[in-house]
C1' cells in the first nucleotide's frame, strides 16, 4: 500500500457562521463536569553497570551481603496529549 481492528457522554453552558415561519438543526470555538486507553510521550522489574559498607579470608586476590546512582520491557501503569454518534485516527495482526 491494501485489508481488519477495541474502550469511553451523540454531555452541559457560552460565543460565532450557515439554515430554518417556529420550538430549533449543523459546522467550528471557548468553559465546565464525568468517562477511556490501542496515535505519540512519561513511570516501573528482572538484570547488567559504577561506587561504598559490613562480612568471610591471611594484607590482598576472591566471595557473599545491603544502600545509592545509571541503563532497563510490556498489552503493565498514569492519563500529559489524544479519545467518547458516523467520518478520520487507531495500538496490534494478516496480506
Nucleotide at each position: 500500500u491494501c485489508u481488519g481492528g477495541a474502550g469511553a457522554g451523540a454531555g452541559g453552558c457560552c460565543g460565532c457562521g450557515g439554515c430554518g415561519c417556529g420550538u430549533g438543526c449543523c459546522g467550528c470555538g471557548g468553559c465546565c463536569c464525568a468517562c477511556c486507553g490501542a496515535a505519540g510521550g512519561g513511570g516501573c522489574a528482572c538484570c547488567g553497570g559504577c561506587c561504598g559498607c559490613c562480612u568471610g579470608a591471611u594484607c590482598g586476590a576472591c566471595a557473599g551481603g545491603c544502600a545509592g546512582c545509571c541503563g532497563c520491557a510490556a498489552u503493565c501503569u498514569c492519563u500529559c496529549a489524544g479519545g467518547u454518534a458516523a467520518a478520520a485516527g487507531g495500538a496490534c495482526a494478516g496480506a

Glycine riboswitch aptamer from a Pseudomonadota bacterium, 95 nucleotides, folded computationally. It matches the Rfam family "Glycine riboswitch aptamer". Rfam's curators write: This family represents the bacterial glycine riboswitch. Of the family's consensus pairs, 89% are formed in the model.